[in-house]
Annotation:
A computed fold for a 73-nucleotide RNA from a Candidatus Brachytrichaceae bacterium, annotated as transfer RNA. RNAcentral holds the sequence, with entries from ENA. Rfam family: tRNA. The prediction has a mean pLDDT of 82.

RNA sequence: GUGCCCAUAGCUCAAUGGCAGAGCGCCUGACUGUGGCUCAGGAGGUUGAGGGUUCGAGACCGUCUGGGCACCC
Numbered sequence: 001g002u003g004c005c006c007a008u009a010g011c012u013c014a015a016u017g018g019c020a021g022a023g024c025g026c027c028u029g030a031c032u033g034u035g036g037c038u039c040a041g042g043a044g045g046u047u048g049a050g051g052g053u054u055c056g057a058g059a060c061c062g063u064c065u066g067g068g069c070a071c072c073c
Base pairs, nucleotide, nucleotide: 001071002070003069004068005067006066007065010024011023012022013021018055026042027041028040029039030038048064049063051061052060
């Protein structure tokens, strides 16, 4: 340099173009002598960035950024 894949909550990952979710973690409460387990509730997201298509985009198109793999040199 070329091609392909990935980017969504603190972490690991979901989400037929139509309300952004789960598990773990975190906070509060119940339980307990304390803690853990368990149970109930809660907080936490400009879906990497800027555009385009669309009535509507996390998803489709294109550019860029970052990461990974393969190939060329």